Predicted 3D model of a 74-nucleotide RNA (transfer RNA) from a Phycisphaerales bacterium. Model confidence (mean pLDDT): 80 of 100. The organism belongs to Phycisphaerales, within Bacteria. Its Rfam family is "tRNA". Gene Ontology term of the family: triplet codon-amino acid adaptor activity.
[in-house]
RNA sequence: GUCCCGUUCGUCUAGUCGGCCUAGGACGCCAGGUUCUCAUCCUGGUAACAGGGGUUCAAAUCCCCUACGGGACG
Numbered sequence: 001g002u003c004c005c006g007u008u009c010g011u012c013u014a015g016u017c018g019g020c021c022u023a024g025g026a027c028g029c030c031a032g033g034u035u036c037u038c039a040u041c042c043u044g045g046u047a048a049c050a051g052g053g054g055u056u057c058a059a060a061u062c063c064c065c066u067a068c069g070g071g072a073c074g
Stems, first nucleotide, its partner, number of pairs: 001073007010027004019057001028046006050066005
């Protein structure tokens, strides 16, 4: 330099032949219940599509550029 893959809550991750549910789950955190207290357990809440642009009636999903990470070739 060329090409390929990846980037989603604080962490791990599902969803990627466009639309159904409001982006789901686990852990964490917060609040309440339970308990003499703590822990456990139960209930509720919390918070995410890397950034920008395009296509479309509609984009986490398709296309382009950029950033970051990984890989192949030279």